[in-house]
Context: one part of a larger RNA
RNA sequence: CGUUAGAGUAUUGAAAGAAUUUUUCCUUAGUACGAGAGGACCAGGAAAAACAUACCGAUGGUAUACCAGUUAUUGCUCCAGCAGUAAACGCUGGGUAGCUAAGUAUGGAUUGGAUAACCGCUGAAAGCAUCUAAGUGGGAAGCCUACCUUAAGAUGAAUACUCUUAAUAAGAUUACGGUAAGAUUAACCGUUUGAUAGGCGUUAAGUAUAAUUAUAGUAAUAUAUUUAGCUAAGACGUACUAAUAAAUCAAUAGCUUG
Numbered sequence: 001c002g003u004u005a006g007a008g009u010a011u012u013g014a015a016a017g018a019a020u021u022u023u024u025c026c027u028u029a030g031u032a033c034g035a036g037a038g039g040a041c042c043a044g045g046a047a048a049a050a051c052a053u054a055c056c057g058a059u060g061g062u063a064u065a066c067c068a069g070u071u072a073u074u075g076c077u078c079c080a081g082c083a084g085u086a087a088a089c090g091c092u093g094g095g096u097a098g099c100u101a102a103g104u105a106u107g108g109a110u111u112g113g114a115u116a117a118c119c120g121c122u123g124a125a126a127g128c129a130u131c132u133a134a135g136u137g138g139g140a141a142g143c144c145u146a147c148c149u150u151a152a153g154a155u156g157a158a159u160a161c162u163c164u165u166a167a168u169a170a171g172a173u174u175a176c177g178g179u180a181a182g183a184u185u186a187a188c189c190g191u192u193u194g195a196u197a198g199g200c201g202u203u204a205a206g207u208a209u210a211a212u213u214a215u216a217g218u219a220a221u222a223u224a225u226u227u228a229g230c231u232a233a234g235a236c237g238u239a240c241u242a243a244u245a246a247a248u249c250a251a252u253a254g255c256u257u258g
Stems, first nucleotide, its partner, number of pairs: 001153001005164007015150003021049007033038001051107005059101004066094005071086006112144002118138004171249004175191005196242003199238005205231003213224004
């Protein structure tokens, strides 16, 4: 821009894409077959590999300052207690959310149709024979479906319902607060008729028992107070702070009646 007024919500599915994998074992059955050696079709069941998609409850990884320990050195205020620096965490031990695989879950199942090679039925040309010439049945991991995803620019522009009558409407955008969305855009959510983000409270979870004081010990230190203290991204709650105030864009022709 189009889809022939402008919108919102929910759909249909022409078409396109993805996928389609393989192996082993068990039973049937040591059966059929075969002198034996050996050893099935058919049918049923169970695992596994690779691949694909999704996810983070569990197992783990990461988690640059969440917690603790600790060396050297500098500083605050002497001790104690803290803070800075030590290759962009000094080193070490752990670790929430998020992200993630080596982890978990799921998948290739099933259905119908037309066929290939091939196997047939009936059957002439050619009194026989012949799957073929007329007619007709079966038959594959392959083909078309089915399953999953996208999908009306499918210009053949689809469908249903609802809304909207002018210094604008319905609606949308900007703006503002944001996000399991994100380079920017976009998408999505919210904007006081509000839990959108921050703060605060409680809590999960992490770390591992703070400081102070007391006691024991010459002291290092230990014990008690104390499953303490501190705590990022989690959860719930709470209008305390900020989502204010606003602006812009956006509907037309025809027919009928008067």